[in-house]
Context: one part of a larger RNA
RNA sequence: GCCGGGGAGUUCACGGUUGUGGCAAGCUUAAGGGCAGUCGCAUGCUCGCAAGCAAAGGGAAACCAAAAAGCGCACAGCAAGCUUCGGCUUGCGAGGCGCUAGGUCUGAAAAGGCCUGGAGUCACAACAGUGACACUAGAAACCGAGCGAUCUAACCCUGGGCAGGUCGAAGCCAAGCGAAAGCUUGGUGGAGGACCGAUAGGGUGCUGGUGUACAAUCCGCUCCGUUGACCUAGGGCUAGGGGCUAAAGACCAAUCUAGCUCGGUUAUAGCUAGUUCCCUCCGAAGUGGGUCGCAGCCCAGCCUCAAGCAAGGCUGCAGACGGGGUAGAGCACUGAUUGAAAAGUAAGCGGCCGAAAGGUCGCGCUUUUCUUUCAAACUCCGAAUCCGUUUGCGCCGUAGAACUUGGGAGACGGGCCACGGGGGGUAAGCUCCCGUGUCGAGAGGGGAACAACCCAGACUGGGGUUAAGGCCCCUAAGUGCUGGCUAAACGUUAAACUGAAAGGCGUCGUCAGCCUCAGACAGCGGGGAGGUAGGCUUAGAAGCAGCCAUCCUUCAAAGAAAGCGUAACAGCUCACCCGCCGAGGCUGACGGCCCUGAAAAUGGACGGGACUAAGCCAGCCGCCGAUACCUCAGGGCAUGGUCGAAAGACCAUGAUCCGGUAGGAGGGCGUCCUGACUGGGCGGAAGCUGGGCCGUGAGGUCCAGUGGACCGGUUCAGGAUUGAAAAUCCCGGU
Repeated sequence: GCCGGGGAGUUCACGGUUGUGGCAAGCUUAAGGGCAGUCGCAUGCUCGCAAGCAAAGGGAAACCAAAAAGCGCACAGCAAGCUUCGGCUUGCGAGGCGCUAGGUCUGAAAAGGCCUGGAGUCACAACAGUGACACUAGAAACCGAGCGAUCUAACCCUGGGCAGGUCGAAGCCAAGCGAAAGCUUGGUGGAGGACCGAUAGGGUGCUGGUGUACAAUCCGCUCCGUUGACCUAGGGCUAGGGGCUAAAGACCAAUCUAGCUCGGUUAUAGCUAGUUCCCUCCGAAGUGGGUCGCAGCCCAGCCUCAAGCAAGGCUGCAGACGGGGUAGAGCACUGAUUGAAAAGUAAGCGGCCGAAAGGUCGCGCUUUUCUUUCAAACUCCGAAUCCGUUUGCGCCGUAGAACUUGGGAGACGGGCCACGGGGGGUAAGCUCCCGUGUCGAGAGGGGAACAACCCAGACUGGGGUUAAGGCCCCUAAGUGCUGGCUAAACGUUAAACUGAAAGGCGUCGUCAGCCUCAGACAGCGGGGAGGUAGGCUUAGAAGCAGCCAUCCUUCAAAGAAAGCGUAACAGCUCACCCGCCGAGGCUGACGGCCCUGAAAAUGGACGGGACUAAGCCAGCCGCCGAUACCUCAGGGCAUGGUCGAAAGACCAUGAUCCGGUAGGAGGGCGUCCUGACUGGGCGGAAGCUGGGCCGUGAGGUCCAGUGGACCGGUUCAGGAUUGAAAAUCCCGGU
């Protein structure tokens, strides 16, 4: 891992709601007892009026104490009349509602609060609540009582162990010297937490080997260390908030920042995991408020179920009347802001004049006018949407909506590379909000793949038609049609999944202006002159260093010169003119596609192949393509009707029913046991294996084989230790 078995909302009490039944202004017994019955185990009837609930409330209390229906509306229903047979009118009208009246309390009163025209109670069942272990499993912990120093730490007692080698302290002896103290030299001697190094003991480095190991610390080499604060055997002693510690929170039996065992104990866990059969109907929330609150809970909102009442309700469209101050816009206010003008001011700053007083000019300042740009906390204005009321239409509703009351919840972590509007932030698959949609809880088709995007809301099975999206091949359907554009493999991407500012004599188009057969533009040929080298300056200055001026003449035309050039000249072009040529040309603005801008780490991504359309723009015709729509058949559910005592059967309607997590409600299947009734079995029970059939399903039934002794059925009545794939679940097997 697999298989088999076990494995989780139970029981009691109390109060509550609903249902069923009994009795009813009453209902009911408890403990306990009596009678009958029972052992295959089982209760039934009855006594017991103690007590409880209800029947009256109000008030803190003292205390006081209610309609046995007075008036009105009116649903269901009933009756009468009319009827176009759809209904309408009138009367009565249980229950219901509105008044009135009453009790009591507060109050001077007015007024207000609670209550009053009788329905409860007992039993059983279901549901949830509270208390209990309380659906199951799970802590780390806390406390108590005991057991441990055979491991290890310290200490005590009695013992044991330390190859070999080296250095050579004190003391002593001898010799020499000295007055002496003593010194020197040579020996002797054998000190030491001395040195080297086996064995003990240790455990430095390889961060070697091993690493389900030989081993829950081993193996190898290397290393420390060996007369000491040394190593070691046996015995003894210290005990859990305690010991012991040359101190690491180390060690106290593979356990230590408080040992182990048992008990309190099923500690507690707002946390985590698990929680076992089926079908049908409906179907959420991740929000507001509070919270020692933020992983929880309570109330409300949102879901579900039931009851009550009785006629309206509303998400739609259009109109009318109101509300608003957003988008936009504007500058009339507030605040910010560009330039200018006018007038005023002379207290500020500067310039000029003046000996000074002072004058004057400029800036500045104030006001006005014109002009420019802005605002969430500006508004002279002001939409679209939105909200309210109302009218008409529409939709829903007497097959009961809306509303009210009650039972049961879940949920209170939301997400979106969706769209739109905002606050924060450089930004974020960021954060905090609002509106709608969607996922959550939604399958199917498309988007290559892809919760959220596009289409579309899946009862079951056939057939057809479309949606989004597609139609060269992979791959169903066009190598479809018409007109343009693109040459970049641009692109073949709806978005998410980028491509900017700035550029382009790339190319296509639109508009405007100018020139043009009296010949434009480009090209080619020719001319491009004279006064004059204008004057000044300068070494020089001649069109062309610089300054000033920039005329006149001849002309078809030609600048006192647009550029190159020279030291200065010269020289070469240009403007301008003529000729050749023969039809468009030049300039500006705007738009389409394309190009540059354009950088990421293995070689490489339009889904791929590939494509010059199979790309882009505009238009058209076909076709493919979903669980969508249509249609056929069937099922369920809801509602109504008929029949029926009921269960139920049949019919009708459903364009506006049948996706679904948490969750609510309803109905079933199966297992074990009990009662009642009724069956099968050695001529083969249960169980097991393999098949057929029936049922939406849980499941049921039949056949064959195996097996070898018990096992079923019921529209029945009940009771449960009642359903397994998961819990690192438990036990066993393999």
Molecule: large-subunit ribosomal RNA, domain II
Organism: Bathyarchaeaceae archaeon (SeqCode)